[in-house]
Molecule: transfer RNA
Organism: Nannocystaceae bacterium
RNA sequence: GGGAUAGUAGUUCAGAGGAAGAGCGCUCGGGUCCUAACCGAGAUGUCGGGGGUUCGAGUCCCUCUUAUCCCA
Numbered sequence: 001g002g003g004a005u006a007g008u009a010g011u012u013c014a015g016a017g018g019a020a021g022a023g024c025g026c027u028c029g030g031g032u033c034c035u036a037a038c039c040g041a042g043a044u045g046u047c048g049g050g051g052g053u054u055c056g057a058g059u060c061c062c063u064c065u066u067a068u069c070c071c072a
Base pairs, nucleotide, nucleotide: 001071002070003069004068005067006066007065010024011023012022013021018055026042027041028040029039030038048064049063050062051061052060
């Protein structure tokens, strides 16, 4: 230098045009002599940045950027 894949909650990941959800974690309550398991409730996202298409974009297009891998 060329190419591929990925970037979404604290973390690991779903979500393939109608506007974001799960597991774990966290907080509160129940539970227990206490702790844990278990049960109930709750909080959390500028969807990597910018632009475009569309009535509507996490999702499609362009560009930049970061990480990993491949080729040279």